A computed fold for a 116-nucleotide RNA from a Bacillota bacterium, annotated as SAM riboswitch aptamer (S box leader). It matches the Rfam family "SAM riboswitch aptamer (S box leader)". Rfam links the family to the GO term regulation of gene expression. The model forms 97% of the base pairs in the Rfam consensus. Its mean pLDDT, the model's own confidence on a scale to 100, is 80.
[in-house]
RNA sequence: UUCUUAUCCAGAGCGGCGGAGGGAACGGCCCGAUGAAGCCCGGCAACCCUAACCCUGGUGGUUAGACGGUGCCAACUCCCGAGCACGGCACUAGAUUGCGGUGCUCAAGAUGAGAA
Repeated sequence: UUCUUAUCCAGAGCGGCGGAGGGAACGGCCCGAUGAAGCCCGGCAACCCUAACCCUGGUGGUUAGACGGUGCCAACUCCCGAGCACGGCACUAGAUUGCGGUGCUCAAGAUGAGAA
């Protein structure tokens, strides 16, 4: 990097160094000298993992842990894409317009686990 698969409504600092940027990408909207990125420390507990318990005994469920491997610590994955369904509002009244909402699926992205 590619493929497969699971998950994405929870959680996490009033610390030190550092100095202007950051939030994937376009656009938006935000965060930032009341200090951004990055590093250290600290923390969280999503997956792997460990322990206990439960049952319909399984690629099962619940609870706890954090020594270890990843990961994560503003905003739903910050919002924005496509299709379908169902409401709402508008008017130039179209069942085929415009604006906005909810649900499901897909796409894109992120993270884990496995594989090449």